[in-house]
RNA sequence: UUCAUCGGUCGGAUCAUCGCGCCGUGAAAGCGGUGAGGAAAGUCCGAACACCACAGGGCACCGUGCUUCUUAACGGGAAGGCAGUCGCUGAGCGCGGCUGACGGCAAGUGCAACAGAAAGCAUUCCGGCCAACGUGCCGGCGCGUCCGGCACACGGUCAAGGGUGAAAUGGUGGGGUAAGAGCCCACCGGCGUCCCGGGCGACCGGGGCGGCCAGGCAAACCCCACGGGGUGCAAGGCCAAGCAGCGUUGCUCCACUCCGGUGGACGAGGCGGCCCGUCUCGACGACAACGCGGGUAGGCUGCUCGAGGCUCGCGGCGACGUGAGCCCAAGAUAAAUGAUGAUCUCCUCGCGAGCGUCCGGGCGGAGGACGCGUGAGCAGACAGAAUUCGGCUUACAGACCGAUGGCACCG
Numbered sequence: 001u002u003c004a005u006c007g008g009u010c011g012g013a014u015c016a017u018c019g020c021g022c023c024g025u026g027a028a029a030g031c032g033g034u035g036a037g038g039a040a041a042g043u044c045c046g047a048a049c050a051c052c053a054c055a056g057g058g059c060a061c062c063g064u065g066c067u068u069c070u071u072a073a074c075g076g077g078a079a080g081g082c083a084g085u086c087g088c089u090g091a092g093c094g095c096g097g098c099u100g101a102c103g104g105c106a107a108g109u110g111c112a113a114c115a116g117a118a119a120g121c122a123u124u125c126c127g128g129c130c131a132a133c134g135u136g137c138c139g140g141c142g143c144g145u146c147c148g149g150c151a152c153a154c155g156g157u158c159a160a161g162g163g164u165g166a167a168a169u170g171g172u173g174g175g176g177u178a179a180g181a182g183c184c185c186a187c188c189g190g191c192g193u194c195c196c197g198g199g200c201g202a203c204c205g206g207g208g209c210g211g212c213c214a215g216g217c218a219a220a221c222c223c224c225a226c227g228g229g230g231u232g233c234a235a236g237g238c239c240a241a242g243c244a245g246c247g248u249u250g251c252u253c254c255a256c257u258c259c260g261g262u263g264g265a266c267g268a269g270g271c272g273g274c275c276c277g278u279c280u281c282g283a284c285g286a287c288a289a290c291g292c293g294g295g296u297a298g299g300c301u302g303c304u305c306g307a308g309g310c311u312c313g314c315g316g317c318g319a320c321g322u323g324a325g326c327c328c329a330a331g332a333u334a335a336a337u338g339a340u341g342a343u344c345u346c347c348u349c350g351c352g353a354g355c356g357u358c359c360g361g362g363c364g365g366a367g368g369a370c371g372c373g374u375g376a377g378c379a380g381a382c383a384g385a386a387u388u389c390g391g392c393u394u395a396c397a398g399a400c401c402g403a404u405g406g407c408a409c410c411g
Base pairs, nucleotide, nucleotide: 002406003405004404005403006402007401008400009399010398012344013343014342015341016340017339018338020035021034022033023032024031025030037382041393042392044391045390046389047388048387049232050231051230052229061228062227063226064225065224066080067079068078069077070076081102082100083099084098085097086096087095088094103223104222108221109220110217111216125162126161127158128157129156130155134152135151136150137149138148139147140146141144170188171187172186173185174184175183189213190212191210192209193208194207195206196205197204198203236301237300238299239298245292246291247290248289249288250287251285252265253264254263255262256261266282267281268280269279270278271277308327309326310325311324312323313322314321315320346380347377348376349375350374351373354372355371356370357369358368359367363411364410365409
């Protein structure tokens, strides 16, 4: 210099015309204002808010799991501890980066493919060692529960060596023994326990004691500690067509009556061109009007001012807290936030046997990058609110910053 990975910041700007949602104004036409994100996504975690349930305690179930801090809360975040790993290294110390479901396997139960004799406390496959005990044989004499010698496994032993496996569980040296083994001892390592010092703490440093030597797995059951009621704005509240249900009233008026009706008036209809006239009808219902409660469609609300944002100061290593000032920034409901055009900027791809700067690790060159000039393309990624907020995770063209790693030709 360039490439890759990771982390952080940003995620085009200014206008015009038309269109859409919301707000304001207006009688209306119209006018004015405003209109997606860092993740609006996944819906994983935690809350606010709302309704339902709920005396208290326990079991079951689920979740969390080093420490301290932070916060409304969290499984988030910050700072640290410990472990693993990488680099500075050839190694150690130390420092730095990254990773870690990081309570307990020294409470109990369980599991461990293949291989292997054996996978957990007992054991012996190969190969060894031994002859104390035991058995057999031989010899001795003191003739015994004797002594000496030799041999041996259904005897003792497994330290060193071989073999299997991811793993066979303390190491070195000495003593001891028939031969051996923490069987015993010294030192080293681990574990447990007690004490001292440091730290709020996880933990760190040092010392004493105990042969205690105890393997792995809890992302196996389990144990321990702490926490946990359910459903989600389609929560919930208010108003309320139609249909169904229930209630009240009405369904003509007058007179007479032997209670069957009769007469008149009124209304509707037929005959008829029209009037008179005449005839029929006027009754309870799937009727009409009004009202009632629940409540569907639909409408209103919840609804966007909130653990809110920005700037500066102060406290804190930091997450974060706090004070002052300023700001108000979508609220749709089948769901608006769009289309077109102009100018500019970023960017992309070329061109130039050009010029300049830089890298080229001492110099020169090849080569590369950037700028300048010129031409073309032209905002080009992931994605789009749906009650709100704090996190996490995932996606992302391009630009900038930082960290780490790789490449680096010829003379």
This is a predicted structure of a 411-nucleotide RNA (Bacterial RNase P class A) from a Rhodothermales bacterium.
Rfam family: Bacterial RNase P class A. The family's RNA type in Rfam is ribozyme.
NCBI's taxonomy places the organism under Bacteria, Pseudomonadati, Rhodothermota, Rhodothermia, Rhodothermales.
The coordinates come from a structure-prediction model, not an experiment, and the mean pLDDT is 76.